[in-house]
RNA sequence: GAUAGAGGUUGCGUCUUCCAAGAGUACCUUUCCGGAUAUGGCAGGCAUAGAAGAGGGAAAGGGAAAGGGGCGGACGCCGAAAGAAGUGUCUCCCUGCGGGGCGUUUCUUGGGCGCAUGGUGAAGAAGCAUGCGACUGUCAUCAGCUGGAUUCUGAUGGGGCGCUAUC
Numbered sequence: 001g002a003u004a005g006a007g008g009u010u011g012c013g014u015c016u017u018c019c020a021a022g023a024g025u026a027c028c029u030u031u032c033c034g035g036a037u038a039u040g041g042c043a044g045g046c047a048u049a050g051a052a053g054a055g056g057g058a059a060a061g062g063g064a065a066a067g068g069g070g071c072g073g074a075c076g077c078c079g080a081a082a083g084a085a086g087u088g089u090c091u092c093c094c095u096g097c098g099g100g101g102c103g104u105u106u107c108u109u110g111g112g113c114g115c116a117u118g119g120u121g122a123a124g125a126a127g128c129a130u131g132c133g134a135c136u137g138u139c140a141u142c143a144g145c146u147g148g149a150u151u152c153u154g155a156u157g158g159g160g161c162g163c164u165a166u167c
Stems, first nucleotide, its partner, number of pairs: 001167005008078001011077006018070002027062007037049004041097005081109012110136002113133006120126001138158007
């Protein structure tokens, strides 16, 4: 260097049944109050709705969805993948900013779990960053056991550019 392979308290991702949340919210209908703005993410533009009554408020009757998640299932896998920053492209009415999708480059993280703090988020979901804790896998060193070695047990340390096998 090539090929094959192993981690598991839920290993990782994609799709998806179902479920919670979003939310009794947006929106629709009717009635009343009110009286000039409202909507398209922000600024400018442009467009649309509006005194045949906007936004807002009250009451009644109906009443979602998306993005983001969880259990299970199927499939693909073991840098699986996730995150951050940059960049290209597409998209959100136009331009700039910003948001989102996809691709790409660099960097960080062995893996999942628990707790705390911070920020994202509608969120007490979820994930991210930092710190702490034990666990797990792997390798190295040391010690125990042993006549000796392997296995095993314990301690410490390393990082996936790692580890094992074959060539």
Molecule: Lysine riboswitch aptamer
Organism: mouse gut metagenome